[in-house]
RNA sequence: GGGCCCCUAGCUCAGUGGUAGAGCACCUGACUUUUAAUCAGGGUGUCCUGGGUUCGAUCCCCAGGGGGCCCA
Numbered sequence: 001g002g003g004c005c006c007c008u009a010g011c012u013c014a015g016u017g018g019u020a021g022a023g024c025a026c027c028u029g030a031c032u033u034u035u036a037a038u039c040a041g042g043g044u045g046u047c048c049u050g051g052g053u054u055c056g057a058u059c060c061c062c063a064g065g066g067g068g069c070c071c072a
Stems, first nucleotide, its partner, number of pairs: 001071007010024004018055001026042005048064005
């Protein structure tokens, strides 16, 4: 330098052109077995950034940023 892939919750990851989710973690309450466990409730988010297409974009297109693999 070229090609391909990835970027979504604190972490690991799903997901779909029409109100964004799971597990773990976290917060609140109850309880008793108290460095904590159990039960109930709570999503806590700039879907990497900008632009375009569209009635509508996290999703499609373009450019940029970050990361990974392969080739040179």
Predicted 3D model of a 72-nucleotide RNA (transfer RNA) from an Acidobacteriota bacterium.